[in-house]
RNA sequence: CUUACUUCUCAGGGCGGGGUGCAAUUCCCCACCGGCGGUAUCCCGGCUCGGCCGGGGAGCCCGCGAGCGCUCCUGCAUGGGCAGGAGGUCAGCAGAUCCGGUGAAACGCCGGAGCCGACGGUAACAGUCCGGAUGGAAGAGGGUAAGA
Repeated sequence: CUUACUUCUCAGGGCGGGGUGCAAUUCCCCACCGGCGGUAUCCCGGCUCGGCCGGGGAGCCCGCGAGCGCUCCUGCAUGGGCAGGAGGUCAGCAGAUCCGGUGAAACGCCGGAGCCGACGGUAACAGUCCGGAUGGAAGAGGGUAAGA
């Protein structure tokens, strides 16, 4: 370094102030938050100075995860549903960005203005509260074995 594994650990943040109201962290005004891998004209360090190497760097560029839906199974029900379980090549939902600048090149840099956020619950509509979740997981780092 590569491959493998009935292996170990880790793996999500945010409502503060004001208004209305019987009631809102759910509405309105201001505020706050940003999972994982990739990409890199930016930043840091190194150098054999080569646009070379190492580290960091996107919520809205590409992909993934979770969630919803869907399908199947089991039990109960029998005005079409409820509960539990399984499936990731079922892929339907799966969000959201533009303008100016620099430059050979930027949806990533600099400046500015915007936009987005599963399901169920609730005295009133939730990215921020409560719940499934002491769960699951993209993946990250170790361990062990074999090989180079």
A computed fold for a 148-nucleotide RNA from Pseudodesulfovibrio senegalensis, annotated as FMN riboswitch aptamer (RFN element). It matches the Rfam family "FMN riboswitch aptamer (RFN element)". About the family: The RFN element is a highly conserved domain that is found frequently in the 5'-untranslated regions of prokaryotic mRNAs that encode for flavin mononucleotide (FMN) biosynthesis and transport proteins. The coordinates come from a structure-prediction model, not an experiment, and the mean pLDDT is 78. The organism belongs to Pseudodesulfovibrio, within Bacteria. The RNAcentral record of the sequence draws on Rfam.